[in-house]
This is a predicted structure of a 70-nucleotide RNA (Pistol ribozyme). The prediction has a mean pLDDT of 86.

RNA sequence: AGUGGUUGCAGCCACUAUAAACAGGGCUUCAAGCUGCAAGCGUUCCCACUGUCAACGGUGGGAGGUAGUC
Numbered sequence: 001a002g003u004g005g006u007u008g009c010a011g012c013c014a015c016u017a018u019a020a021a022c023a024g025g026g027c028u029u030c031a032a033g034c035u036g037c038a039a040g041c042g043u044u045c046c047c048a049c050u051g052u053c054a055a056c057g058g059u060g061g062g063a064g065g066u067a068g069u070c
Base pairs, nucleotide, nucleotide: 001016002015003014004013005012006039007038008037009036010035011034025070026069027068028067033041043064044063045062046061047060048059049058050057051056
């Protein structure tokens, strides 16, 4: 310098041509992804329509947006 940890800014961490990770303080907990603010991409629940014998899917809408402790 670049890339990655959902996106933007900031931080934290990892890697070096690859895009992952056992890292991102410890422990417990949650579907909730490293942290803060904003988002609402993933994800969880509900409703309508719809494919299917069913299981399980598709489209649209609504709700949630881990928590506790050191």